This is a predicted structure of a 73-nucleotide RNA (transfer RNA) from an archaeon. RNAcentral holds the sequence, with entries from ENA. Rfam family: tRNA. By type it is a transfer RNA.

RNA sequence: GGGGCUGUGGUCUAGUGGUUAUGACGCCACCCUCACAUGGUGGAUGUCGUGAGUUCAAAUCUCACCAGCCCCA
Numbered sequence: 001g002g003g004g005c006u007g008u009g010g011u012c013u014a015g016u017g018g019u020u021a022u023g024a025c026g027c028c029a030c031c032c033u034c035a036c037a038u039g040g041u042g043g044a045u046g047u048c049g050u051g052a053g054u055u056c057a058a059a060u061c062u063c064a065c066c067a068g069c070c071c072c073a
Base pairs, nucleotide, nucleotide: 001072002071003070004069005068006067007066010025011024012023018056027043028042029041030040031039049065050064051063052062053061
């Protein structure tokens, strides 16, 4: 220098054009307990990597860029 794959709450992850972006772990409050753990109920946390485009409508399609991994030279 060329090519491919990936990027979604604190972490991991589902979602491949259409209702409010899914679940687990973690965190907070309450219940339970003498207390802790387990268990139960509720809650907070997402500019879906960044920007632009297509579309009535984009996490999803297109382009550029950024980051990580891999291959070729």